This is a predicted structure of a 348-nucleotide RNA (Bacterial RNase P class A).
The coordinates come from a structure-prediction model, not an experiment, and the mean pLDDT is 77.
It matches the Rfam family "Bacterial RNase P class A". By type it is a ribozyme.
């Protein structure tokens, strides 16, 4: 230069006006609503969504229920080794599969416990003789043969040689498989060396199974305080009560009242955001991460606030808006920079 590879940041922007949610503070402490509790009012000042707030798909925390202990059922997870509060995440390895490579992908335990299930095509699919070779025979055809064709994803380990009448782990030598000893390695495994002609003979466990680990349940509308009126109950009181028709008496109708208890519904307060937290620097690890010191505080509503307008700028602005809280995955997504690496060219 040009085509990759891997990580990282950023998520218009500046200015003013209006309006909202919360927050601190000065006045006021008056109106209004409410039985209270608590709400509510003018000014000021500072605050106020994401890298994914999303899907809600895995872990935990925190609540409130159950809970001796054991088994069944049911689910999730599968290769070693380490991170963490946990994990199905992560980090570093092993094997495999891909690319010249930087790297990138892996549902990666078990198929001699058992069961299912392999369509079509092919003689045949766990079981072999269609063609073809070779023997015999006039011929039909009868036996030998997995080397050769053919079908198929798969036809009893490959490949060259020995051997035969053709052939064949029937035999040998290398490659694969399997057994065994030992080295290294913390361990998944790798290589070294020796045996076994190669067997139950094939694949399917993102089929039923099996084997090991691991899972109590609902979730902040969890929940924990305070708590009206209506009903409820107890105890005192009072028939000469009290209200309507109706101002009065007369008559008629309807009706106890106060306490204080319990339950906890309307409604309130709390749970809320200082937390496995964020920045920076140092150390210890190859990393994930973990310790130390210093400095920050960054929405908390409950019908639920982020919005409108104007002027300027240009890259012309994606995907998307918190509702208890973390770490993670997974999707979605305009576009700009950075940082380290690789292959191919040229040039010094």
């Nucleotide at each position: 230069u040009a085509a990759g590879c891997a990580g990282a940041a950023u998520a218009u922007g500046u200015a003013a006006u209006c309006g909202c949610g919360g927050c601190u503070g000065a006045c006021a402490g008056a109106a209004c609503c409410g039985a209270a509790a608590g709400g509510g009012g003018u000014c000021a000042g500072g605050u106020g969504a994401g890298g994914a707030a999303a899907g809600u798909c895995c872990g935990g925390g925190c609540u409130u229920c159950a809970c001796a202990g054991g088994g069944c059922a049911g689910g999730a997870u599968a290769c070693c080794g380490g991170a963490u509060a946990a994990c199905g995440u992560c980090c570093g390895g092993c094997g495999g599969a891909g690319g010249c490579g930087a790297c990138u992908c892996c549902a990666g335990g078990g198929a001699c416990a058992g069961u299912g299930c392999a369509a079509c095509a092919g003689a045949a699919a766990u079981a072999a003789a269609c063609c073809g070779c070779c023997a015999g025979g006039a011929g039909a055809c009868u036996g030998g043969u997995a080397a050769g064709g053919g079908u198929g994803g798969a036809a009893a380990g490959g490949c060259a040689g020995u051997g035969u009448a053709a052939g064949a782990g029937a035999c040998u030598a290398c490659c694969g498989c399997c057994c065994c000893g030992g080295u290294g390695g913390u361990g998944a495994c790798a290589g070294c060396g020796g045996g076994g002609g190669c067997a139950c003979a094939u694949g399917u466990a993102a089929a039923c199974c099996c084997u090991a680990u691991c899972c109590g349940a609902a979730g902040c509308a969890a929940g924990a305080c305070c708590g009206a009126a209506c009903a409820g109950a107890a105890a005192a009181c009072c028939a000469u009560g009290u209200g309507g028709c109706u101002g009065c008496c007369c008559g008629u109708c309807a009706c106890g009242u106060u306490u204080u208890c319990a339950g906890g519904u309307a409604g309130g307060u709390c749970g809320c955001u200082u937390g496995a937290u964020c920045c920076u620097g140092c150390c210890g690890g190859c990393a994930a991460c973990g310790g130390c010191a210093g400095g920050g505080c960054u929405a908390g509503a409950u019908a639920g606030a982020u919005g409108a307008u104007u002027a300027c700028a240009c890259a012309c602005g994606a995907c998307a808006u918190a509702a208890c809280c973390c770490g993670g995955c997974u999707u979605a997504u305009c576009g700009u920079u950075c940082u380290g690496c690789u292959u191919a060219c040229a040039a010094a």